[in-house]
Context: one part of a larger RNA
RNA sequence: CCAUGGUCAAGGAACUCGGCAUAAUCGCUCCGUAACUUCGGGAGAAGGAGUGCCGCUGCAGGUGGAGGGACAUCGCUCCCCGAGCCCGCGGCGGCCGCAGCGAAACGGCCCAAGCGACUGUUUACCAAAAACACAGGACUCUGCCAACCCGCGAGGGGAAGUAUAGGGUCUGACGCCUGCCCGGUGCCGGAAGGUUACGCGGAUGCGUUAGCACUACUGCGAAGCGCUGAAGCCAAGCCCCGGUAAACGGCGGCCGUAACUAUAACGGUCCUAAGGUAGCGAAAUUCCUUGUCGGGUAAGUUCCGACCUGCACGAACGGCGUAACGACUUGGGCGCUGUCUCGACCAUGGACCCG
Repeated sequence: CCAUGGUCAAGGAACUCGGCAUAAUCGCUCCGUAACUUCGGGAGAAGGAGUGCCGCUGCAGGUGGAGGGACAUCGCUCCCCGAGCCCGCGGCGGCCGCAGCGAAACGGCCCAAGCGACUGUUUACCAAAAACACAGGACUCUGCCAACCCGCGAGGGGAAGUAUAGGGUCUGACGCCUGCCCGGUGCCGGAAGGUUACGCGGAUGCGUUAGCACUACUGCGAAGCGCUGAAGCCAAGCCCCGGUAAACGGCGGCCGUAACUAUAACGGUCCUAAGGUAGCGAAAUUCCUUGUCGGGUAAGUUCCGACCUGCACGAACGGCGUAACGACUUGGGCGCUGUCUCGACCAUGGACCCG
């Protein structure tokens, strides 16, 4: 010096990112317990008192010796009394220590806020969480050889189920609620019109040549056989017409105006599919920002309550609340302490030195 264990004057978080780690609390009995609340809870709230041993004594319970009694029943029967023993709760008196749950095991507590309702689940080996899940809510698909999933297939799961069922997606207890936009994209419905594949259809053109013409170079050319393939007919889809947002998504700008000022209930104008309702708001969201005011502190970039100028909240990618719960996160307080002022000492084992 290191590790582990132990002790400390005065102070008591001044330490530190942060009370991390210590310390403290701790069992049982009794008293006593607030806000809030979903009336269950919160609660072991908080906060107190007691606790050992000896003697005497009271009472409750258990067991039940000896003895006594009963019987148209004589029994491993029933009843009475109740010694002794066991166990529990008291009362009075006494004894010892610093200390009586004398060792060990054995909650620290409170206030406020955020997030998530909750018990659960998770990154096996750096993350346990406000992430996942969850009951509950909603939309949507699926009529059964279901939808959907696995398999090339037979086949299997779904399900030995049948719409109070099963699949998918979102949300996430509960309470109060969930506004406007269907122009774009998606989905659903429609089928008049436009477009449109294969196919049907065969127009036209071309090749070939019996034949014909000829100035003998060539030209024309039926049928047939080939090649080509127009119009017309024709499905879904797309275009088109509607619906649909707990589908993907979206939810404005400028100017003016009130008899102090300021502000603008009001007006004008431009654009849009429609211009953000309720509620919340410097927020797990606020850049400017340590916003401003209030609270808490002697002093507070954090925290709590307000304000609203929301850079860039907002309603199931849910909004706002919420008792209970949390090895979650944040701020404050009481208790307690070697975290610290500021260090010291003890024990054990190392390191180190000598052998």
Molecule: large-subunit ribosomal RNA, domain IV
Organism: Senegalimassilia anaerobia